[in-house]
RNA sequence: UGACGUGGUGCGGGCGCUCGCUGGCGCCGUCGAGAGGCGGCGCGAGAGGAAAGUCCGAGCUCCGAUGGACAGGGUGCAGGCUAACGGCCUGUGGGUGAGAGCCCGAGGAAAGUGCAACAGAGAGCAGACCGCCGCGACCGCCGCGAGGCGCUGCGCGGUAAGGGUGAAAGGGUGAGGUAAGAGCUCACCGCGGUGGUGGUGACAUCACCGGCAUGGCAAACCCCACCUGGAGCAAGACGCAAUAGGGAGGCGCCGCGGGCAACCGCGAAAGGCUGUGUCCGGCCGAGGCUUCCGGGUAUGUCGCUGAAGAGGCCCGCGGGUGACCGCGGCCCUAGAUGAAUGAUCGCCGCCGCCGCUUCGGCGACGGAGCGGCGGAACAGAACUCGGCUUAUAGCCCGCGUCAUCCG
RNA sequence: CGAGAUGUGGCGCAGUCUGGAAGCGCGCCUGGUUCGGGACCAGGAGGUCGUGGGUUCGAAGCCCACCAUCUCGA
Numbered sequence: 001u002g003a004c005g006u007g008g009u010g011c012g013g014g015c016g017c018u019c020g021c022u023g024g025c026g027c028c029g030u031c032g033a034g035a036g037g038c039g040g041c042g043c044g045a046g047a048g049g050a051a052a053g054u055c056c057g058a059g060c061u062c063c064g065a066u067g068g069a070c071a072g073g074g075u076g077c078a079g080g081c082u083a084a085c086g087g088c089c090u091g092u093g094g095g096u097g098a099g100a101g102c103c104c105g106a107g108g109a110a111a112g113u114g115c116a117a118c119a120g121a122g123a124g125c126a127g128a129c130c131g132c133c134g135c136g137a138c139c140g141c142c143g144c145g146a147g148g149c150g151c152u153g154c155g156c157g158g159u160a161a162g163g164g165u166g167a168a169a170g171g172g173u174g175a176g177g178u179a180a181g182a183g184c185u186c187a188c189c190g191c192g193g194u195g196g197u198g199g200u201g202a203c204a205u206c207a208c209c210g211g212c213a214u215g216g217c218a219a220a221c222c223c224c225a226c227c228u229g230g231a232g233c234a235a236g237a238c239g240c241a242a243u244a245g246g247g248a249g250g251c252g253c254c255g256c257g258g259g260c261a262a263c264c265g266c267g268a269a270a271g272g273c274u275g276u277g278u279c280c281g282g283c284c285g286a287g288g289c290u291u292c293c294g295g296g297u298a299u300g301u302c303g304c305u306g307a308a309g310a311g312g313c314c315c316g317c318g319g320g321u322g323a324c325c326g327c328g329g330c331c332c333u334a335g336a337u338g339a340a341u342g343a344u345c346g347c348c349g350c351c352g353c354c355g356c357u358u359c360g361g362c363g364a365c366g367g368a369g370c371g372g373c374g375g376a377a378c379a380g381a382a383c384u385c386g387g388c389u390u391a392u393a394g395c396c397c398g399c400g401u402c403a404u405c406c407g
Numbered sequence: 408c409g410a411g412a413u414g415u416g417g418c419g420c421a422g423u424c425u426g427g428a429a430g431c432g433c434g435c436c437u438g439g440u441u442c443g444g445g446a447c448c449a450g451g452a453g454g455u456c457g458u459g460g461g462u463u464c465g466a467a468g469c470c471c472a473c474c475a476u477c478u479c480g481a
Stems, first nucleotide, its partner, number of pairs: 001403008010395002013348004018343002021046002024043008048378001052389002055387005060232004072228005077091005092106001093104004107223002112221002114217002129163002131159006139150004171189006190212001191210008236302004246293006254267005309332001311331003315328005350375011408480007417433004427464001435451005457473005
């Protein structure tokens, strides 16, 4: 210098003028009995690292239950952090990269069921297509003979070394051994078991034993361990209009019955009403006004953003490798509801390219200034937090790796 | 704001549960038939299975993350 890796309790333009928007506080005016409404002025505040996706975990609210079991769903190496989590930290094991590093859904295949197309002889109680080897029969040659040798095809058998198929062919390499072969035997490696040692543990390591007997898939069903009630702020709570229903009361009209009357009771079923069962029969007739109660709709307020909290602080001290925790100090920071947080202008800053000037160094090379042109992302609260994931122009800081060049 | 479902040729759909050759109808193209067209007959083309990654020997189907569309809740 170039190419990378990793961590960050990193940034995500700044200032000003003018005009606006949404809350809060104060003052003034006005309306109102009041609560409060409306208007004006002033002060102060007003989006994010992801506010997003809604993928997890909680707070909060309602329903259910006030407990247990099953089904269903989720998680899956160990220890820790945390209110909790599928999150985070540290480690173990495995994979990957030249390296710094990065990645892992990482329980069980010896409980059971199931899957493996095509190819291939054989695909899960393994399997002889080619090959290799032995025996038998037949043919030829040699030999007096016993028999030997060669060769071809056939038959029987042995063999998992080699070829070939496949993603996968029942431990690997080497040596011995054998008719040829084979954990058949041996050494090393792998695998399994037992024991010792170290570690809280995952696991590591050592010794001995077993010749290897049961290969893959559980992001197939399943088994094991642990966790788990459902819905979501359009949750939910409160206030309450008009109209139409429901309930209770008062007054009044017309009838019926009773009574001398005042009056009482009742509704053409008119001295009963209500519920149930059975039977018979039936309903034009007064039925209007008003008060109160209750449910619920429109709508409004609360929930809602806070003197309170799993709150924040590049504040300090202490503990821990770390996530994080303890103590002390300081701070309180949007709350809209068709939905505010904006617009114009000016100056400065940032980045890229080009040109010019200048400085430093032995050198590779580096720094500064001026001018011109161009650029500045992803995106926007909607009950609130802790995480994850995804999007993001241009950069900054710390630590580290590899390569090249110079001295 | 919250919740649920679906993406497969040009169009409408099956296949996904239980992984192994990607199919059906309409449409399109070519030829035949007809004087010509339609209908009919014969043949054919056309699909990154929404996108990316993972599990697996193997993924349209299983798992994860995104994208798009549709539906529902006062």
This is a predicted complex of two RNAs, RNase P RNA and transfer RNA, with 481 nucleotides together. The coordinates come from a structure-prediction model, not an experiment, and the mean pLDDT is 76. It holds a member of the Rfam family "Bacterial RNase P class A".